[in-house]
């Protein structure tokens, strides 16, 4: 100098003018009351006013109601180990596997020697057997060669019986690999080494590792994001949850069913709680307040821990709307790009926007800053 | 705001691990007819995007995109 990788941070700044919303404190007016307050309106001053993802709603939790969330079945989820946490399909550290020269990155990573299923086409055969070509043996036939005419070679051909899984061929996948022995030809058939599996020892909390010891000739191919098995977790609904106030429903008419009944607990059964219930006609409401932001809250320091994180101490007050605010214009500066000799001129600024709250994940994103590390080239 | 559903030719749909992705309507061409219609024959044309599991994905899983339900989904 170039290429790359990982982590963290910012999300333009200042000023002026005009607005929006919320809170606090005065003022004026209305209105209420015995009076103050509460309430409504106007105007003034002061404080606060989107995000790293507020998004997707993919997980987990708080909170609320249903029983305090109870039992069983079904269903769903998670799936190497240890830890963190309120909890997790999250995070951290480690193990194993894969990719990369490397920093580093990725992995739904329990079980296929419980059972069932599936594997198109090709292929002999797709899971427990089998044999298409080939190789080898045997018997008979035809034929050939030799012959001492007794036969011999079994040389060739096709048929038959048998052995084989070395070789060829098919496939995504074919029953361990190499070598030696062995054999009619072969084969873990035997042996050596490698691989695999099981048991023990050793190290580690564990996953796991193992260069140690013994056993097994190999039996045990793939697929569980197929059914399934094992272990663990899991009740349902969601702030339009839910609570309160006011109004209204009240009342009425008709029909049906009726406590081994109906409703609620939103899969089913039990259990629990409540009670007449359902349909039609007719009529009516859908306003306000709370929940609502003090939260597993933020920042700083220190201690423990490799780390995620936790303990302690100090400081801070930081949106709460409800047809829904958080904005617009102008000027200067900063950043990036183009043009220009220069002064300067012109252009650009993303993704997106709270709605009960919080922890994660995922996705979108102009431009920029900082730090750790790796590889290559050159020079010293 | 919450909750849930769907995506296959131009349209409506079938399929649900191995298909030449099937059918109807449409469109195009041909036959029939004096001509049109009907009818017959042939053709055209599709798995929303990306990644994963698997030998193999329209189908199974994950992430996204688009669309829809909204008082006979929730006050």
């Nucleotide at each position: 100098g170039g290429a790359g990788u990982c982590g963290g941070c910012c999300a333009g700044g200042c000023a002026a003018u005009c607005g929006c919303u919320u809170c606090g404190c005065g003022g004026c007016a209305g209105g209420u009351u015995c009076g103050u307050u509460a309430c409504u309106g106007c105007g003034g001053c002061g404080g606060g006013g989107a995000g790293g993802a507020a998004a997707g709603u993919c997980c987990g939790g708080g909170c609320u109601c249903c029983a305090u969330a109870g039992g069983g079945c079904a269903g769903g989820g998670u799936g190497c180990c240890a830890g963190g946490u309120a909890a997790c399909c999250c995070c951290u550290g480690g193990g194993g596997g894969g990719c990369g020269u490397g920093a580093g990155c990725c992995c739904a990573c329990g079980g296929a020697a419980a059972g069932u299923g599936c594997a198109a086409c090709a292929g002999a055969a797709a899971g427990u057997a089998u044999a298409c070509c080939g190789c080898c043996c045997c018997a008979a036939c035809g034929u050939g060669g030799c012959u001492u005419c007794g036969g011999c070679c079994g040389g060739c051909g096709g048929c038959g019986g048998g052995g084989u899984a070395a070789g060829g061929g098919u496939g995504a996948a074919a029953u361990g690999g190499u070598g030696c022995g062995g054999u009619a030809a072969g084969a873990g058939c035997g042996c050596a080494c490698c691989g695999c599996g099981c048991g023990g020892g050793u190290g580690g909390c564990a996953a796991c590792a193992u260069a140690c010891c013994g056993c097994g000739g190999c039996u045990a191919g793939g697929u569980a994001a197929a059914c399934c098995c094992c272990a663990c977790c899991u009740g349902g609904a969601g702030c339009a949850a839910g609570a309160c106030c006011a109004a209204a429903u009240a009342g009425g008419a008709a029909a049906g069913c009726g406590a081994u009944g109906c409703c609620g607990u939103g899969g089913c059964c039990c259990g629990c709680g409540g009670c007449g219930c359902u349909u039609u006609c007719g009529g009516g409401u859908a306003g306000g307040u709370c929940g609502c932001u003090a939260a597993a809250g933020g920042c700083c320091g220190u201690c423990g821990g490799c780390g995620a994180c936790g303990g302690c101490g100090g400081c801070c007050g930081c949106a709460g709307a409800u047809g829904a605010a958080u904005g617009a214009u102008u000027g200067c500066c900063a950043c990036g790009g183009a043009c220009u000799g220069a002064g300067g001129u012109c252009c650009g600024g993303a993704c997106a926007g709270a709605a009960c709250c919080c922890g994660g994940c995922u996705u979108a994103u102009c431009g920029g800053c900082c730090g750790g590390c790796u590889c290559c080239c050159a020079c010293u | 705001g919450g909750u849930c559903c769907c995506a296959u030719c131009g349209u409506c749909u079938a399929g649900c691990g191995g298909u030449u992705a099937g059918g109807a309507c449409g469109c195009c061409g041909g036959c029939c007819u004096c001509u049109c219609a009907c009818g017959c024959c042939g053709g055209u044309a599709a798995c929303c995007g990306g990644g994963g599991u698997u030998c193999g994905a329209u189908u199974c899983c994950c992430c996204g995109u688009g669309g829809g339900a909204u008082c006979a989904c929730c006050a």